[in-house]
RNA sequence: GGUAUCCUUCGGGGCAGGGUGAAAAUCCCGACCGGCGGUGAUGGUUCAUCAGAACCUCAGUCCGUGACCCGAGUUGGCACAUGCCAAAGCGGUGGAUUCGGUGUGAUUCCGAAGCCGACAGUAUAGUCUGGAUGGGAGAAGGAUAAG
Numbered sequence: 001g002g003u004a005u006c007c008u009u010c011g012g013g014g015c016a017g018g019g020u021g022a023a024a025a026u027c028c029c030g031a032c033c034g035g036c037g038g039u040g041a042u043g044g045u046u047c048a049u050c051a052g053a054a055c056c057u058c059a060g061u062c063c064g065u066g067a068c069c070c071g072a073g074u075u076g077g078c079a080c081a082u083g084c085c086a087a088a089g090c091g092g093u094g095g096a097u098u099c100g101g102u103g104u105g106a107u108u109c110c111g112a113a114g115c116c117g118a119c120a121g122u123a124u125a126g127u128c129u130g131g132a133u134g135g136g137a138g139a140a141g142g143a144u145a146a147g
Stems, first nucleotide, its partner, number of pairs: 003145008017029003031127002033117002035065004043056005060115002069092003074087005097113005119130003
């Protein structure tokens, strides 16, 4: 350093200002935000034998994935009218980008203009309230075991 098991900690941001209205952070003008892993030609720091090396950073819209929702089976509880509830795992659903520039090479860089955002509640919600003091992709650290 790798593998397996376990433990601990961490693990999501955002409607300013205005219009209409009895009422809108929900409509309209406008404003604002971007989980996690990968890829990556970004930027930075340090070292250097000047070949390069190490570390940090780099995509909402590419690839994959989590939350939400749906499904059957399993296990457990309740019921005994064959149904209801819960849990872990599995399967499924689920949104969005183009143009120009540089270049060997970019949906990632630079410039410009777009577009997207679970469910429930409520005057129609990516941004409010709620399930959620939950869950979670994963990140960091530690312990043990065999080789």
The RNA shown here (FMN riboswitch aptamer (RFN element)) has 147 nucleotides and comes from Shimazuella alba. The coordinates come from a structure-prediction model, not an experiment, and the mean pLDDT is 80.